Predicted 3D model of an 87-nucleotide RNA (THF (Tetrahydrofolate) riboswitch aptamer) from Lagierella massiliensis. It matches the Rfam family "THF (Tetrahydrofolate) riboswitch aptamer". Its family is annotated with tetrahydrofolate metabolic process in the Gene Ontology. The RNAcentral record of the sequence draws on MGnify. The coordinates come from a structure-prediction model, not an experiment, and the mean pLDDT is 83.
């Protein structure tokens, strides 16, 4: 002194949803959380409650094209607090 999570952000591929789900809030319960153990303002999971959207074209089943502060992996980049550790 440094690696190493959960996760955050950009791209990119494959998806959903567009007959409205996800996403975001709020409120309450629970989980996991760098190798161990111990934690929160930080991540997720369940209820509940508000709010709330972009659709078009075509041959009208389907397909494309957009679109949602959408989901997943994969590149890069950034990354925990306290004791014990690893190197």
């Nucleotide at each position: 002194a440094g690696a190493g999570u959960a996760g955050g952000u950009a791209a990119g591929a494959c998806g959903c949803g567009u007959u409205a789900a996800g996403u975001g809030u709020a409120a309450a319960g629970g989980g996991a959380u760098a190798g161990g153990g111990a934690g929160u303002u930080g991540c997720c999971c369940u209820u509940u409650a508000a709010c709330g959207a972009a659709a078009a074209u075509u041959u009208u089943a389907a397909a494309u094209u957009g679109c949602g502060g959408u989901g997943u992996c994969u590149u890069a980049u950034c990354g925990c607090u306290u004791c014990c550790g690893c190197u």